SAM riboswitch aptamer (S box leader) from a marine eukaryotic metagenome, 105 nucleotides, folded computationally. RNAcentral holds the sequence, with entries from MGnify. Rfam family: SAM riboswitch aptamer (S box leader). Rfam links the family to the GO term regulation of gene expression. The prediction has a mean pLDDT of 77.
RNA sequence: CUUAUCAAGAAAGGUGGAGGGAUUAGGCCCUGUGAAACCUUGGCAACCCCUUACUUUUACAGGUACAUGGAAGGUGCCAACUCCAACCCGCUAAGGGGAGAUAAG
Numbered sequence: 001c002u003u004a005u006c007a008a009g010a011a012a013g014g015u016g017g018a019g020g021g022a023u024u025a026g027g028c029c030c031u032g033u034g035a036a037a038c039c040u041u042g043g044c045a046a047c048c049c050c051u052u053a054c055u056u057u058u059a060c061a062g063g064u065a066c067a068u069g070g071a072a073g074g075u076g077c078c079a080a081c082u083c084c085a086a087c088c089c090g091c092u093a094a095g096g097g098g099a100g101a102u103a104a105g
Stems, first nucleotide, its partner, number of pairs: 001105006011041005019030003024085001026084002042078003047074002049070002052065004082099001087097003
């Protein structure tokens, strides 16, 4: 950069000591009944993946699936819609965009 998804789901323990919820002079929350961070264990989900079917190929590699099933492995995640709003479109709102997050390429 491209594409897809972002209303669902899933926490205990140890270390640690005051912050945290991406960015922000806002709101609203979480937090000494212990924040961030690190470690251990557990879990959620199903992007990659595994299985299957069809398809392409001499074969290997590859493609399709709005499908069915799975969870060994690679990521990710486990308060609140991506917490809400804040910027642009929209009279307000709903909704969309942008921005952000994650995955694959």